[in-house]
RNA sequence: ACGUCUCAUACGGGAGAGACCAAUUUGAUUGGCGCCGAAGGAGCAACCACCCCGGAAACUCUCAGGCAAAAGGACCGUGCGUAAUAA
Numbered sequence: 001a002c003g004u005c006u007c008a009u010a011c012g013g014g015a016g017a018g019a020c021c022a023a024u025u026u027g028a029u030u031g032g033c034g035c036c037g038a039a040g041g042a043g044c045a046a047c048c049a050c051c052c053c054g055g056a057a058a059c060u061c062u063c064a065g066g067c068a069a070a071a072g073g074a075c076c077g078u079g080c081g082u083a084a085u086a087a
Base pairs, nucleotide, nucleotide: 003085004084007081009079010078011077012076013075018033020032021031022030023029034067035066036065040063041061042060043059047055048054
């Protein structure tokens, strides 16, 4: 120098499920019923670690969030940075 990796950021891709009913009213909110899982959160577990404390999913639950569009969106790709780091 590069690589790996943590975090952040820009662009692109990005699923599922009622444009439901009523009130209020023209944007959404509230109440009700029915649904979805890929923000977040929680639970169990293969497994890992073990001096102590434990860690852990795209599985499960739906508290939250979402169910036309918009927005958001785990994750993936590319770019620019950043803490750490092996040969």